[in-house]
RNA sequence: UUCCCGUUAGUUCAACGGCAGAACUCCUGGUUCUGGUCCAGGCGAUCCGUGUUCGAAUCGCGGACGGGAAG
Numbered sequence: 001u002u003c004c005c006g007u008u009a010g011u012u013c014a015a016c017g018g019c020a021g022a023a024c025u026c027c028u029g030g031u032u033c034u035g036g037u038c039c040a041g042g043c044g045a046u047c048c049g050u051g052u053u054c055g056a057a058u059c060g061c062g063g064a065c066g067g068g069a070a071g
Stems, first nucleotide, its partner, number of pairs: 001070007010024004018054001026042005047063005
C1' cells in the first nucleotide's frame, strides 16, 4: 500500500428487511439468625455519518477501531 473479516446491555451470545431478546453481572423484594443457593420483579445495548426502503442491527457508500492475508 492492497485485499478480507469483525464491531449489538458491564460480559458472552441471539435476532427472514417488520416489537432489539437470552444467560451471567447489577438493583429491589421474598426465602435465611446473617451470607450464599433458590424464587419473583426491574435497569441496561445495535461503532460513527450518509443513502436505499413504507420500514435498516440487517442492504449500499464513506469513515473509526480491532484482527488476518499478500507484497
The prediction has a mean pLDDT of 82. Predicted 3D model of a 71-nucleotide RNA (transfer RNA) from a Coriobacteriaceae bacterium. Lineage of the source: Bacteria > Bacillati > Actinomycetota > Coriobacteriia > Coriobacteriaceae. Its Rfam family is "tRNA". It is annotated as a transfer RNA.